[in-house]
RNA sequence: UCAAAUGGAAACUAGGGUUCCGGCCAAGUAGUCAGGUGUCAGGUCCGAGAGUUUCCGGUCUCUUAAUACGAGACUCCACGGAGGGAUAAAAGCCCGGGAGAU
Numbered sequence: 001u002c003a004a005a006u007g008g009a010a011a012c013u014a015g016g017g018u019u020c021c022g023g024c025c026a027a028g029u030a031g032u033c034a035g036g037u038g039u040c041a042g043g044u045c046c047g048a049g050a051g052u053u054u055c056c057g058g059u060c061u062c063u064u065a066a067u068a069c070g071a072g073a074c075u076c077c078a079c080g081g082a083g084g085g086a087u088a089a090a091a092g093c094c095c096g097g098g099a100g101a102u
Stems, first nucleotide, its partner, number of pairs: 007056006015046002020043002022040001023037003057075006077097001079100001083095003
C1' cells in the first nucleotide's frame, strides 16, 4: 500500500412509531356512529452486526476399527455519519461490520 473473512435461527430487551384496540379531545346531558389526537409512559405491531439469552452449525482435542455415538474447549473484537428504502408509520429495522475513522 492492497485485499478478504468474522455462520444461521428463535425468543426477548433498549429503542421505535400509530394500521388495529384502548385512552384523551370535541356536543348542554346520555347512548351510538363518524372525526381529531402518539405532545397518550397502555395492548397488538416493528425491533438491534457493534444488546441479552437459548438452540443449531463450525473448528480442535479426547475416545473409537470408524468421517459414528459421546465428552470437553473455542466460536474473539467491533468508533461510525449524511442520504436513501420498506411498512400504517417510525426506529439501534434494511442498504450496512457500507462510506469514512482507528
Guanidine-I riboswitch aptamer from Nitrosomonas sp., 102 nucleotides, folded computationally. Lineage of the source: Bacteria > Pseudomonadota > Betaproteobacteria > Nitrosomonadaceae > Nitrosomonas.